[in-house]
RNA sequence: GCGCCCUUAGCUCAGCGGUAGAGCGUUCGAUUCACAUUCGAAAGAUCAUAGGUUCGAUCCCUAUAGGGCGCA
Numbered sequence: 001g002c003g004c005c006c007u008u009a010g011c012u013c014a015g016c017g018g019u020a021g022a023g024c025g026u027u028c029g030a031u032u033c034a035c036a037u038u039c040g041a042a043a044g045a046u047c048a049u050a051g052g053u054u055c056g057a058u059c060c061c062u063a064u065a066g067g068g069c070g071c072a
Stems, first nucleotide, its partner, number of pairs: 001071007010024004018055001026042005048064005
């Protein structure tokens, strides 16, 4: 330099163009003398950034940034 893949909650990851979810973690409550376990609830995301297509974009297109793999 060229090609391909990834970027979504604090962490690990889902998400066929039409409401953004799970597990773990955090907080509160129940249980316990207390802790752990278990159960219930809640908070937490400008979906990497900017533009475009569309009635509508996490999803499609372009550019940029960061990371990974391969080729040279």
The RNA shown here (transfer RNA) has 72 nucleotides and comes from an uncultured bacterium. The coordinates come from a structure-prediction model, not an experiment, and the mean pLDDT is 84.